[in-house]
Molecule: Glycine riboswitch aptamer
RNA sequence: GUGCAACACGCCGAAGAGAGACCUUGAAUGGUCCGCCGAAGGAGCAAGCCCACGAUUGGGUGAAUCUCUCAGGCACAGCGACGGCGGGGGCGAA
Numbered sequence: 001g002u003g004c005a006a007c008a009c010g011c012c013g014a015a016g017a018g019a020g021a022c023c024u025u026g027a028a029u030g031g032u033c034c035g036c037c038g039a040a041g042g043a044g045c046a047a048g049c050c051c052a053c054g055a056u057u058g059g060g061u062g063a064a065u066c067u068c069u070c071a072g073g074c075a076c077a078g079c080g081a082c083g084g085c086g087g088g089g090g091c092g093a094a
Stems, first nucleotide, its partner, number of pairs: 002092003007088001009086005018034001020033004035074003041070001042068003048061005
């Protein structure tokens, strides 16, 4: 003097959907019921690849912002995938 993409941290930005009804209670942050959302987390799979087979089959592996809605969420706040910035450690090149 300089590259890399991932990691943790800090800061900034960041959507959706009932301040739902009822019960209990000193009070709901508890309980029941109905409606809804997808962007914490979790789950599912296409091609491809692998294996088996008595072969138009079966099994395994297999990504997402797709699908599901278990979990989570549905005023504000907070959380928040993802993106940007910062320095840090890490791995490299000369």